[in-house]
RNA sequence: GGGACGAUGGCGCAGUCGGUAGCGCGUAGGUCUCAUAAUCCUAAGGUCGGGAGUUCGAUCCUCCCUCGUCCCA
Repeated sequence: GGGACGAUGGCGCAGUCGGUAGCGCGUAGGUCUCAUAAUCCUAAGGUCGGGAGUUCGAUCCUCCCUCGUCCCA
């Protein structure tokens, strides 16, 4: 220098071939217990890496950039 893949709550991941995002763990509160843990219930928490474009509408499509992993030179 060229190419592939990835970036989504605190962490690990899913997601829809375009209709404003979900699971597990964790956290908080409750339930239970003499108490703790476990169980069960509820809740908070993410404008989906940044910018632009297409569109009525973008996490998803197009372009540029940043970062990470890998391959080629």
Transfer RNA from Spirogloea muscicola, 73 nucleotides, folded computationally. Its Rfam family is "tRNA". Its family is annotated with triplet codon-amino acid adaptor activity in the Gene Ontology. Rfam classes the family as a transfer RNA.